Context: one part of a larger RNA
Molecule: small-subunit ribosomal RNA, 3' major domain
Organism: uncultured prokaryote
RNA sequence: UGACGGGGGCCCGCACAAGCGGUGGAGCAUGUGGUUUAAUUCGAUGCAACGCGAAGAACCUUACCUACCUUUGAAUCCACGGAAUCUUUUAGAGAUAAAAGAGUGCCUUCGGGAACCGUGUGACAGGUGCUGCAUGGCUGUCGUCAGCUCGUGUCGUGAGAUGUUGGGUUAAGUCCCGUAACGAGCGCAACCCUUAUCCUUAGUUACCAGCGAGUUAUGUCGGGGACUUUAAGGAGACUGCCGGUGUUAAACCGGAGGAAGGUGGGGACGAGGUCAAGUCAUCAUGGCCUUUAUGGGUAGGGCUACACACGUGCUACAAUGGCUGGUACAAAGGGUUGCCAACCCGCGAGGGGGAGCUAAUCCCAUAAAGCCGGUCGUAGUCCGGAUUGGAGUCUGCAAUUCGACUCCAUGAAGUCGGAAUCGCUAGUAAUCGCAAAUCAGCACGCUACGGUGAAUACGUUCCCGGGCCUGGUACA
Numbered sequence: 001u002g003a004c005g006g007g008g009g010c011c012c013g014c015a016c017a018a019g020c021g022g023u024g025g026a027g028c029a030u031g032u033g034g035u036u037u038a039a040u041u042c043g044a045u046g047c048a049a050c051g052c053g054a055a056g057a058a059c060c061u062u063a064c065c066u067a068c069c070u071u072u073g074a075a076u077c078c079a080c081g082g083a084a085u086c087u088u089u090u091a092g093a094g095a096u097a098a099a100a101g102a103g104u105g106c107c108u109u110c111g112g113g114a115a116c117c118g119u120g121u122g123a124c125a126g127g128u129g130c131u132g133c134a135u136g137g138c139u140g141u142c143g144u145c146a147g148c149u150c151g152u153g154u155c156g157u158g159a160g161a162u163g164u165u166g167g168g169u170u171a172a173g174u175c176c177c178g179u180a181a182c183g184a185g186c187g188c189a190a191c192c193c194u195u196a197u198c199c200u201u202a203g204u205u206a207c208c209a210g211c212g213a214g215u216u217a218u219g220u221c222g223g224g225g226a227c228u229u230u231a232a233g234g235a236g237a238c239u240g241c242c243g244g245u246g247u248u249a250a251a252c253c254g255g256a257g258g259a260a261g262g263u264g265g266g267g268a269c270g271a272g273g274u275c276a277a278g279u280c281a282u283c284a285u286g287g288c289c290u291u292u293a294u295g296g297g298u299a300g301g302g303c304u305a306c307a308c309a310c311g312u313g314c315u316a317c318a319a320u321g322g323c324u325g326g327u328a329c330a331a332a333g334g335g336u337u338g339c340c341a342a343c344c345c346g347c348g349a350g351g352g353g354g355a356g357c358u359a360a361u362c363c364c365a366u367a368a369a370g371c372c373g374g375u376c377g378u379a380g381u382c383c384g385g386a387u388u389g390g391a392g393u394c395u396g397c398a399a400u401u402c403g404a405c406u407c408c409a410u411g412a413a414g415u416c417g418g419a420a421u422c423g424c425u426a427g428u429a430a431u432c433g434c435a436a437a438u439c440a441g442c443a444c445g446c447u448a449c450g451g452u453g454a455a456u457a458c459g460u461u462c463c464c465g466g467g468c469c470u471g472g473u474a475c476a
């Protein structure tokens, strides 16, 4: 100087407390451990691994296993031959091997050349092989915590200290005052995006108040530029104003005005460092290993196994509910190898059909919870839907291992969950649906979007994590 302490002081955080909803019990989905296996590819492992890499394993992917095949190989260079290419047959699981036929192109200085195919020679290729404890890059984490440093000066023999400590204050090393320090840098904040209010400009595909026309009906038409909205530019919030407290300061408390008030809400943004944290399997890369194989190709299988254990979710156990009839209101997205309307068929998944749309125009697309009626009456039930049998639909070369969905039948566990444990402070939790990425198909996951919309916070003694100061130490 740090680090540490079941030392002290001050302070903060859904850290506790106060509340609301869960997990832990059930069934299923999914990931992991373990076990099994020819293989169940590899990585991730307290917080910070475990719906994680994977925004989508039937083949492919694919790295694993088995079998079959191959050795200059998918690249560049050289030599030789042939145009390329197409078709057919045979063997085979296929890769591949063999055979037959068609075809003779383009440029040319007539030597040859370009593209492509085949053969050969070696230089080389190749490796998702090892080492993340050789590395770059990227990322997680403490933590959006308020810290981390430097120059000059001063103090100290020196390591170092000071500044950065102190008194206030703040979300903040934020600001003020004091001060052997004076300044400065990286962080904080602001600048950026979005959302909340208003104004100007502009009206199409959006909108429709007033006027007119038309319709069973609809901005449908003429038209309008008011409103909504769209998207460009501005305004607006700064403790600016008032009162009080405070040291006359910084600031805090209350108020006015205001759409918004003290960082208005949200996002992007992550200092110096810590964990030899993670990744050699995104990529790059040193070294090592391999080179008729640890490379390459093909078919089939596996990654989907299942006495069990754990994590994360979904669905429930019901009446604030289930079923049923009617009826209302979103936002944000996607669409030409695509989205697919009306209409018809089917109980349905879906099929037929073919209009429109490269989209504020057409389509996906009925939002659902909600509201108004009916029914059920506390029951393992008109709750719950697992499992299984049968019949189908769709995608795709192909759903057996191993897809999703539909209908009929079946109707399991489950009556609110031990110890323990998680999230959340407001348009949040809870609850309800919608969309999109990946994607032929496959979503209870992920990401985004809106609808309805709470309760509680006395307080900081305690648990956890963190910041500052300080006395201790046999630790570095």
Base pairs, nucleotide, nucleotide: 001476002475003473004472007470008469009468010467011466012465013464015460016459019424020423021422022421023420026315027314028313029312030311031310032309033308034306035305042053043052064301065300066299067298068297069296070295073124076123077122078120079119080118081117082116085102086101087100088099089098090097091096106113107112126290127289129288130287131286135284136283137279138278139277140275142273147186148185149184150183151182152181153162154161155160166177167176168175192267193266194265195264197235198234199233200232201231202230207224208223211222212221213220238261241255242254243253244252245251317417321376322375323374324373325372326371327370333364334363335362338357339356343352344351345350383414388409389408390407391406392405393404394403430452431451432450433449435447